[in-house]
RNA sequence: GCUUAUGGUAGAGGUUGCAUUGUUUAUGAGUAACUGCGGGAUAUGUCAGGCAUAGAAGAACGUAGCGAAAGGAAACGGUGCCGAAGUGAUAAUAAACCUGAUUUAUUAUUGCUGGGCAUGUGGUUAAGAACCAUAUGACUGUCAUCAUAUUUUGAUGGAGCGCUGCCUAAAGA
Numbered sequence: 001g002c003u004u005a006u007g008g009u010a011g012a013g014g015u016u017g018c019a020u021u022g023u024u025u026a027u028g029a030g031u032a033a034c035u036g037c038g039g040g041a042u043a044u045g046u047c048a049g050g051c052a053u054a055g056a057a058g059a060a061c062g063u064a065g066c067g068a069a070a071g072g073a074a075a076c077g078g079u080g081c082c083g084a085a086g087u088g089a090u091a092a093u094a095a096a097c098c099u100g101a102u103u104u105a106u107u108a109u110u111g112c113u114g115g116g117c118a119u120g121u122g123g124u125u126a127a128g129a130a131c132c133a134u135a136u137g138a139c140u141g142u143c144a145u146c147a148u149a150u151u152u153u154g155a156u157g158g159a160g161c162g163c164u165g166c167c168u169a170a171a172g173a
Stems, first nucleotide, its partner, number of pairs: 002172002007167005014082001017081009034065005042054004046101005085113012114140002117137007142158006
């Protein structure tokens, strides 16, 4: 001097990349609550059991009047980023009156997914929206192999612990 990184550093994918946040708008919904009339003993707290609360000073239910909000969504803007992030399983803690189940949130371990879109199925939700899981389809970015062509195009396949640029080199010949 050469090769080699799950080391370090800086980037790319996309004009619907990812997450979060603010404003506006629609939905939620003519719903809940409240009031009047009728009615006449149950109703509620996620589900079951228990316990508790409300109720003849009138429950459920029906009808009339009046009439919200939260979560979720779209558009525009701000901020942080490129396993950005999402999600399955297990465990722990917390919350929902107690116990059990279930659900939600946080943390840890571990698995899957390159990215968005459309369609089908299932779940969540007030919902034909959106989100989540899964399958299919084309599109798109990247790398490898093969072919082609003048620096393009096509086919097949893989995965983000990837790819590109730069720096470093325990180790190897």
Lysine riboswitch aptamer from Variimorphobacter saccharofermentans, 173 nucleotides, folded computationally.
Of the family's consensus pairs, 98% are formed in the model.